A computed fold for a 123-nucleotide RNA from a Beijerinckiaceae bacterium, annotated as SAM riboswitch aptamer (S box leader). Its Rfam family is "SAM riboswitch aptamer (S box leader)". Gene Ontology term of the family: regulation of gene expression. The organism belongs to Beijerinckiaceae, within Bacteria. The coordinates come from a structure-prediction model, not an experiment, and the mean pLDDT is 82. The sequence was found by an Rfam model in a public genome assembly.

[in-house]
RNA sequence: CUCUUAUCAAGAAAGGCUGAGGGAAAUGGCCCUUUGAAGCCUUGACAACCUGCUGUCCUACCUAAAAGGUAGGGUAAGUAAGGUGCCAACUCCAUCCCGGAGGAAAUUCGGGACAGAUAAGUC
Numbered sequence: 001c002u003c004u005u006a007u008c009a010a011g012a013a014a015g016g017c018u019g020a021g022g023g024a025a026a027u028g029g030c031c032c033u034u035u036g037a038a039g040c041c042u043u044g045a046c047a048a049c050c051u052g053c054u055g056u057c058c059u060a061c062c063u064a065a066a067a068g069g070u071a072g073g074g075u076a077a078g079u080a081a082g083g084u085g086c087c088a089a090c091u092c093c094a095u096c097c098c099g100g101a102g103g104a105a106a107u108u109c110g111g112g113a114c115a116g117a118u119a120a121g122u123c
Base pairs, nucleotide, nucleotide: 003121004120005119006118007117008116013043014042015041016040017039021032022031023030026095027094028093029092044087046085048084049083050082051080052079053078054077055075056074057073058072059071060070061069062068091115096112097111098110099109100108101107
């Protein structure tokens, strides 16, 4: 890379180097950017998934029973920040499909799909 599943309306800064682009692809928009883009480095933060701990629920066992304990599992709870991730704007918005509003159109509202990103697993 492939495939599967889940989530994506929240959240989160500074400094140094560098010097013109960036916001996934294509198109159309609209934004950010020399008051420094993207990239690299250092420190810090955030908490989506995994993980640890605590709580709580369920099951089994220990015990005559209760209380309690042990093990496993669940959790839309809390906490930690170890592994990934991440720190402008809803995945920045739209494109394709369905439905509503609009006399019609422009436009607009809701839902879905496709695609993307991240995590866990798989090959």